[in-house]
Context: one part of a larger RNA
RNA sequence: GGCGUACGGUGGAUGCCUAGGCUCUUACAGGCGAAGAAGGACGUGAUAAGCUGCGAAAAGCCGCGGGUAGGUGCAAAUGACCUUUGAUCCGCGGAUGUCCGAAUGGGAAAACCCGGCAGGCUGAAGGCCUGUCAUCCGCUUAUAGCGGAGGCGAACGCGGGGAACUGAAACAUCUUAGUACCCGUAGGAGAAGAAAAUAAGAAUGAUUCCCCCAGUAGCGGCGAGCGACCGGGGAAGAGCCCAAACCCGUGAUGUCGAGGCAUGACGGGGGUUGUAGGACCACGUUGUCGGAAAUACAUGCUGAGGAGAAGGUACUGGAAAGUGCGGCCGUAGCGGGUGAAAGCCCCUUAUCCGAAAGCCUGUUUGUCCGUAGUGGAAUCCUGAGUAGUGCGGGACACGAGAAAUCCUGUAUGAAUCCGGCGGGCCCAUCCGCCAAGGCUAAAUACUCGUAAGAGACCGAUAGUGAACCAGUACCGUGAGGGAAAGGUGAAAAGCACCGCGCGCAGCGGAGUGAAAGAGUUCCUGAAACCGUACGCCU
Repeated sequence: GGCGUACGGUGGAUGCCUAGGCUCUUACAGGCGAAGAAGGACGUGAUAAGCUGCGAAAAGCCGCGGGUAGGUGCAAAUGACCUUUGAUCCGCGGAUGUCCGAAUGGGAAAACCCGGCAGGCUGAAGGCCUGUCAUCCGCUUAUAGCGGAGGCGAACGCGGGGAACUGAAACAUCUUAGUACCCGUAGGAGAAGAAAAUAAGAAUGAUUCCCCCAGUAGCGGCGAGCGACCGGGGAAGAGCCCAAACCCGUGAUGUCGAGGCAUGACGGGGGUUGUAGGACCACGUUGUCGGAAAUACAUGCUGAGGAGAAGGUACUGGAAAGUGCGGCCGUAGCGGGUGAAAGCCCCUUAUCCGAAAGCCUGUUUGUCCGUAGUGGAAUCCUGAGUAGUGCGGGACACGAGAAAUCCUGUAUGAAUCCGGCGGGCCCAUCCGCCAAGGCUAAAUACUCGUAAGAGACCGAUAGUGAACCAGUACCGUGAGGGAAAGGUGAAAAGCACCGCGCGCAGCGGAGUGAAAGAGUUCCUGAAACCGUACGCCU
């Protein structure tokens, strides 16, 4: 030095555990903010560094309700206190709420600096306190006043812009993809939506979403790829209002022979469609039905809570819930805890009850709003720089194609019900519909969040980056990147006292404990690695 055996050290694998995660379900909620948010800074305790709470009224103040013997958070100890005159704690409401932050009196290198006006304090002040003073938009009796906006927020919606890597085995049309990303903006959903629709000799009857149609018809350097409609089956279901004709009123302008007339503006009535409808004329219609917000009541839900059955004994053991022997309850034998494994010990559980406050639904009451046709006639109205067209783009599954349909930058530019648009070039017949104004629940999408629950999900190199004071420590000028780190014991009973020692190190006794070979990075304690002793080999 090697190998082996034994005993240790080191190390932290493994097993067991879970305080934290992950995914989903149901219900709720879907916003907060100038009445100052989200997020912070600084303070605040008897002692107080951090976290939590709170705000100079500062681990708190007031009221109402619940609840009951203890309490002054994590978090020990000491001190001082509070509390059956009901504290602490829980729910609801209120008060206070420094400074920064949209930040809004002005400024600024956020948490700081400096003002105006009114009132107050003061002997006074370059002092202090309270209130107020930003901008934009709308209304307006207009330098006044009133109302609104601004910022934040996980995803979902709509709109305006809009890539590239990539694929095509290269690459340019194409694809990736109208994706990522940027901007605007809304709501609990949003968007869309009551046919100028779809069809085809038969018809359907707003929109949205799902399944099928169907990877079909098509599109496509006919490459890669992209990819419908009609129709069928479901979810849901709801329809309406203006503009105009006509009538009335107000005020204006023009004209006038001062009686009026005309024009345009505003307001009210009227009216809203394709089997055309309405105005207009004639006849008819005051009752029915519906809606909105509110009121009171009722049901239910949420929301602090309350009641809630039934077990003893012996043995083993540190400990009984284990085992043995007898019982009991059960609308409760879900689950958790208790010194091992508990229906009957504790918390719960089944079941029943429940305030303030809030919400849903229904009813009542009154208020307000809406609610009709039939016939005639053929005078008037029925959305114009619109439809359409040329050129250039874009959207449609459809890449200019035979390319309809939709949008529009540019240039043009109709018809007016004897009218107009569409049915995938175009024409005819036929059929369907009525553009150029607007609103509209539900079925659909999502989950920052609340409550309850579930898992052939993880179990500390896993599961969130984060089970632990983590978006921390640390790195970076910055945008940004981003860890490691869980477990004594049933209970601290956390080793009084003695000895060795320089020792507040460490160790040996003693003591606690079932165990200290559980002694504070303390359950178990693998391997690598390092020793000690012995054996063998060199």
A computed fold for a 538-nucleotide part of an RNA from a Muribaculaceae bacterium, annotated as large-subunit ribosomal RNA, domain I. The coordinates come from a structure-prediction model, not an experiment, and the mean pLDDT is 83. The RNAcentral record of the full RNA draws on ENA.